Context: one part of a larger RNA
RNA sequence: GACGAACGCUGGCGGCGUGCCUAAUACAUGCAAGUCGAGCGAACAGAUGAGGAGCUUGCUCCUCUGACGUUAGCGGCGGAUGGGUGAGUAACACGUGGGCAACCUGCCCUGUAGUUGGGGAUAACUCCGGGAAACCGGGGCUAAUACCGAAUGAAUCAUUUUUUCUCAUGAAGGAAUGCUGAAAGACGGCUUCGGCUGUCGCUACGGGAUGGGCCCGCGGCGCAUUAGCUAGUUGGUGGGGUAAUGGCCUACCAAGGCGACGAUGCGUAGCCGACCUGAGAGGGUGAUCGGCCACACUGGGACUGAGACACGGCCCAGACUCCUACGGGAGGCAGCAGUAGGGAAUCUUCCACAAUGGACGAAAGUCUGAUGGAGCAACGCCGCGUGAGUGAAGAAGGUUUUCGGAUCGUAAAACUCUGUUGUGAGGGAAGAACAAGUACAGGAGUAACUGUCUGUACCUUGACGGUACCUCAUUAGAAAGCCACGGCUAACUACGUGCCAGCAGCCGCGGUAAUACGUAGGUGGCAAGCGUUGUCC
Numbered sequence: 001g002a003c004g005a006a007c008g009c010u011g012g013c014g015g016c017g018u019g020c021c022u023a024a025u026a027c028a029u030g031c032a033a034g035u036c037g038a039g040c041g042a043a044c045a046g047a048u049g050a051g052g053a054g055c056u057u058g059c060u061c062c063u064c065u066g067a068c069g070u071u072a073g074c075g076g077c078g079g080a081u082g083g084g085u086g087a088g089u090a091a092c093a094c095g096u097g098g099g100c101a102a103c104c105u106g107c108c109c110u111g112u113a114g115u116u117g118g119g120g121a122u123a124a125c126u127c128c129g130g131g132a133a134a135c136c137g138g139g140g141c142u143a144a145u146a147c148c149g150a151a152u153g154a155a156u157c158a159u160u161u162u163u164u165c166u167c168a169u170g171a172a173g174g175a176a177u178g179c180u181g182a183a184a185g186a187c188g189g190c191u192u193c194g195g196c197u198g199u200c201g202c203u204a205c206g207g208g209a210u211g212g213g214c215c216c217g218c219g220g221c222g223c224a225u226u227a228g229c230u231a232g233u234u235g236g237u238g239g240g241g242u243a244a245u246g247g248c249c250u251a252c253c254a255a256g257g258c259g260a261c262g263a264u265g266c267g268u269a270g271c272c273g274a275c276c277u278g279a280g281a282g283g284g285u286g287a288u289c290g291g292c293c294a295c296a297c298u299g300g301g302a303c304u305g306a307g308a309c310a311c312g313g314c315c316c317a318g319a320c321u322c323c324u325a326c327g328g329g330a331g332g333c334a335g336c337a338g339u340a341g342g343g344a345a346u347c348u349u350c351c352a353c354a355a356u357g358g359a360c361g362a363a364a365g366u367c368u369g370a371u372g373g374a375g376c377a378a379c380g381c382c383g384c385g386u387g388a389g390u391g392a393a394g395a396a397g398g399u400u401u402u403c404g405g406a407u408c409g410u411a412a413a414a415c416u417c418u419g420u421u422g423u424g425a426g427g428g429a430a431g432a433a434c435a436a437g438u439a440c441a442g443g444a445g446u447a448a449c450u451g452u453c454u455g456u457a458c459c460u461u462g463a464c465g466g467u468a469c470c471u472c473a474u475u476a477g478a479a480a481g482c483c484a485c486g487g488c489u490a491a492c493u494a495c496g497u498g499c500c501a502g503c504a505g506c507c508g509c510g511g512u513a514a515u516a517c518g519u520a521g522g523u524g525g526c527a528a529g530c531g532u533u534g535u536c537c
Stems, first nucleotide, its partner, number of pairs: 001536003005533005012384006018377002020342001025340003029337003034077003039074002042071003049064007084295003094219007103212002108208008116150001118148002125140006157178009185200006221267003228258003233255008270292004274285004297318005320331004348374001350373003356370001357368004387417004397408004421478001422474006431464001437458007481526005486507003492521005502509002
C1' cells in the first nucleotide's frame, strides 16, 4: 500500500459498487420452463336468431342454431439457453498459434426443384376390473402438421469414362447405368365452383452465417527423503464403431513405447483476461465482471434429439428423508428468497415484466427469482455536513503553579448572518423505442384483388415512484468520535501505584519524585470513522 475481511469503541446523509472465503453439509415452504386452438379430435360454457309451451302480458321453461371464449389429451417447438457452484481435474482442462484433403450444425439468410395419390392405428372419450395411494390392465369408438407403404426423382453410394488442381493419405467438376422424400397442411382473398392466388409451413439438394467436434507446436507446481514405469502397453493388418481420425473396440502378428531435457508415484490446485504490490524486473492472488472447462445427493447407464449421456428428464444400485392400509410408493435448493448446522463472519421467504434479452405463437399475448429495481449491512470507494463572521471583562470553571502567574482560549457567552443537509408544503421527470389497431402513400409479386414489406400521421404502454430534481417556508436548531503522546514516531505535565497492578511491534518500562502502568488536564494524528488482528507485496 491492498482486502469479498473479522473484532473493539463510535456513528448524520447521499451516489456507485460489494456481501457463506467455513459444511460440494441437510433442507420446511413458495416461486425459478413453458408455449401454440391459425396442427387435431373432443368436452365445457354460451351471446344472437328461429319455433313451441305456461301464463302473473313480460317473465320463466323446452327444442334447434351456434358468434366470442376456456382447455384435460394427441401433436409441434423449447425444457442442451439463461441461472448456480468449484467437488473433481497437473489434463490438449486452460492460454496462445495452427491443422481437418478426417467432421456435424435445429432455428436464420440465400439459390434451384417440388408439395401427387393412398392406408392402418392410437390417446382423449365410454364400459369394466385391480390398488390405501402412486398409478395400472382389458373391451369398444375417433382425428391430425402423429405413423406407414406407393409414384416422381436430386444428392450420397457402387461401376465405367474424362477434365483441372494440390502439402502425403488425395481433392474438386462433367457424362452413362442401378436403391431412396414430402404435411392432398393451416389461415385468408377472388371465383364462372373448374380453379387461381397471398402469408406461414413442409420436402430434397447446393451455398452462407453461427455454434460445436477432433488433432498438433509452445507455455504456466511442489517433492528425487518418489528412479524406474507400461500388457491394449507401442506399432502393423483385417473387421467393428463414430458426424469424423485414432487401440476408440476386437481378432491375429511383431516386441515395442516412456524416462535424469525428471517418466512413474505422492501432495496441492479449476485455467485465463485480469486484480494487488513494485521505478521496473519480479512476487502474490484467481472475490465481483467477461471467456473456457467440469459438476448437479453418491456411483453407473443409455433413450430422445440438430445438439445431452441432460441441475428443476428416464433406468439401475447405494446412503439419507418422508407417506403407507406393510403389499408398495415419493424426493434431491452447488436456481431466487428462506431454515437448521458449521463458523470470527456474509442480506429480503420484497416489487415488476415498464426497459434489455430469451422460449413459444401469424399476432394479440403468455411464461421468464435471467434481468430491471427496491430492502438490509460504514463492507469498500467517492462526495457533503455537523455552521460562518465579529467578539478580551482574556468571564465563570477545570488543570497547574516558584502563588506573581500560565493554560484550555476567540474557545464560550453575546451580536449579526446563512440554510448545504434536515423538517413542512407545492410542482414533478428522462429512462418509451415499440408492437398491435385505424387512415394514407409507395415498392416487389399477382391476370387482378386480398395479403405482405417500407414510410408518415393518430391512438396507447413506467415496477422503480410522487423517486430523482426544482420552488417556497422554517429553526443553529437534529448530527464527533477513535487512537496515540520514552525512542523508532508528530505530540507533556500532575496525581495514584510501588518489580505490585500492569504495558509492550522491537529496544524495553514498573523495586517511593514513572513524560513508558492507571486516571485527569493539555497536546498530536486521522475523521463518520478510528484502532487491533489476519493475509499478500
The prediction has a mean pLDDT of 81.
Small-subunit ribosomal RNA, 5' domain from an uncultured bacterium, 537 nucleotides, folded computationally.
It matches the Rfam family "Bacterial small subunit ribosomal RNA".